The RNA shown here (Bacterial RNase P class A) has 413 nucleotides and comes from a Bacteroidota bacterium. The sequence was found by an Rfam model in a public genome assembly.

[in-house]
RNA sequence: ACUGCAAACCGGUCUGUCGCGUUGAUAUCUGCAUAGAUAUCAAUGAGGAAAGUCCGGGCAACACAGAGCACCAUACUGUGGGAAACCACAGGCAUCGCGCAAUCGGUGACAGCAAGUGCCGCAGAAAAUAACCGUUCCGGUUUUACCGGAAUAAGGGUGAAAACGUGGUGUAAGAGACCACGGCCACGGGUAGUAAUAUCUCUGGCGGGUAAACCUUAUGGGUUGUAAGGCCAAAUAGGCUGCGUUAUUUGUAUAAUAUGCAAAUAAAGAAUGGCUCGUUCAAUACUUCCUUCAGGGGGGGUGACGCAGCGGGUAGGCUGCUAGAAGCAUUGGGCAAUCAAUGUUCCAGAUAAAUGGCAGACAUUUUGUCGAUUGAUAAAAUACAGAACCCGGCUUACAGGUUUGCAGUCAUU
Numbered sequence: 001a002c003u004g005c006a007a008a009c010c011g012g013u014c015u016g017u018c019g020c021g022u023u024g025a026u027a028u029c030u031g032c033a034u035a036g037a038u039a040u041c042a043a044u045g046a047g048g049a050a051a052g053u054c055c056g057g058g059c060a061a062c063a064c065a066g067a068g069c070a071c072c073a074u075a076c077u078g079u080g081g082g083a084a085a086c087c088a089c090a091g092g093c094a095u096c097g098c099g100c101a102a103u104c105g106g107u108g109a110c111a112g113c114a115a116g117u118g119c120c121g122c123a124g125a126a127a128a129u130a131a132c133c134g135u136u137c138c139g140g141u142u143u144u145a146c147c148g149g150a151a152u153a154a155g156g157g158u159g160a161a162a163a164c165g166u167g168g169u170g171u172a173a174g175a176g177a178c179c180a181c182g183g184c185c186a187c188g189g190g191u192a193g194u195a196a197u198a199u200c201u202c203u204g205g206c207g208g209g210u211a212a213a214c215c216u217u218a219u220g221g222g223u224u225g226u227a228a229g230g231c232c233a234a235a236u237a238g239g240c241u242g243c244g245u246u247a248u249u250u251g252u253a254u255a256a257u258a259u260g261c262a263a264a265u266a267a268a269g270a271a272u273g274g275c276u277c278g279u280u281c282a283a284u285a286c287u288u289c290c291u292u293c294a295g296g297g298g299g300g301g302u303g304a305c306g307c308a309g310c311g312g313g314u315a316g317g318c319u320g321c322u323a324g325a326a327g328c329a330u331u332g333g334g335c336a337a338u339c340a341a342u343g344u345u346c347c348a349g350a351u352a353a354a355u356g357g358c359a360g361a362c363a364u365u366u367u368g369u370c371g372a373u374u375g376a377u378a379a380a381a382u383a384c385a386g387a388a389c390c391c392g393g394c395u396u397a398c399a400g401g402u403u404u405g406c407a408g409u410c411a412u413u
Stems, first nucleotide, its partner, number of pairs: 001409010012362007020045011047384001051395002054393005059225004066277004071221005076091006092110001093108005111216002116214002118210003132156002134152007164182006183206004188201005229319004239310008247265007266284001269281004285302007326345008363382008
């Protein structure tokens, strides 16, 4: 100097002119006003991702805020940061890339397949209850070839994968059947380490893979979400239909069996993300007819409560809504993620949705021409992309530029 990988930052600037939104001030107008309109001036106005709607939280409402199940989420180890999500650093294991190797870099949805149940297309006889070819033995026969029976996982074929590998003993031929040395798995033990793990060893065992397959283990989890929620104004049919419920006991006041008050139980149903239990809320009244010696019982009507359905009216405004786990600068602690102190700043709150249009100059990049230390000139282009309650993360998109780290190549010293 170049190339590759990774990370961080910037990602158009200035001037003029016209226009838009919010806030403030001043002036004028409107029948009233703490309201509205107009004009002028000042301040200010879309991101690193505003995207995805994936994760966590603030905040709001509901739930006597409980239990169990279901459902959902997470999952290598250690230390730290953080409100959490997640992040940083250091390791372990697996795997990929460059390289002879060491080293370096990337990725990991890295708890468990020896709890169980599934699945592994096509090919192949068969994907685990293995006989297609082949080999061996016996029998038959038209006698060198074929047929049948038995044995066989050594050899061959198919396939990603075919009964752990190599060598030997043995056998009719073979085979962990047996032996030696290895491989893998499991329980136990030793050593190192905080640990994940690594390594050695005893005994036992043997075909693999797969859990973003069902599942098992451990830990954790109220729900919904700003279209949450609160307030104001206006309007209507407090409508209609069907079905269901509309209790009992005790005490007390009173002259009283009537009536009033209180308590307990019951109660159609309602709420609590799903189900069950638990808990809480819940109308429980009046009148009339029949029957009975009476008490009591049965029916109807009105009202009240509840479930389901039909139908009607309104859908406008204010608020929530931006001073914060806030930004910036400096100093200090820390490898870092980040933490603390001091100072300083207020930097959108729209509601069909503003934050822009035009002109000129500059900057960067590409291409062409000229030139030759960094240059001049012409043309073109300037990325991804727009707040909608807020904050912190993760993921994705991005023309170009700057900086840092690591590795490699070349040249010089």

Its mean pLDDT, the model's own confidence on a scale to 100, is 78. Its Rfam family is "Bacterial RNase P class A". By type it is a ribozyme.